[in-house]
RNA sequence: GGGGCUGUUGUCUAGCCUGGUUAGGAUGCCAGCCUCGGGCGCUGGAGGUCGCCGGUUCAAAUCCGGCCAGCCCCA
Numbered sequence: 001g002g003g004g005c006u007g008u009u010g011u012c013u014a015g016c017c018u019g020g021u022u023a024g025g026a027u028g029c030c031a032g033c034c035u036c037g038g039g040c041g042c043u044g045g046a047g048g049u050c051g052c053c054g055g056u057u058c059a060a061a062u063c064c065g066g067c068c069a070g071c072c073c074c075a
Stems, first nucleotide, its partner, number of pairs: 001074007010027004020058001029045005051067005
């Protein structure tokens, strides 16, 4: 220098191909119930500029372009 893969709540992850419900789930956190107390269990809640910027579109996590970071391959 060229190419491929990956990037989504604190952590892990689904959704992306084929655009359309309020971005779903697990775990962790907070509150309540339960208990003598804790744990387990049950119920509820908070937490996401979907890596960044721009474009297309009525509408973008999803499509397009550029950039950044990590890993790998080629030179």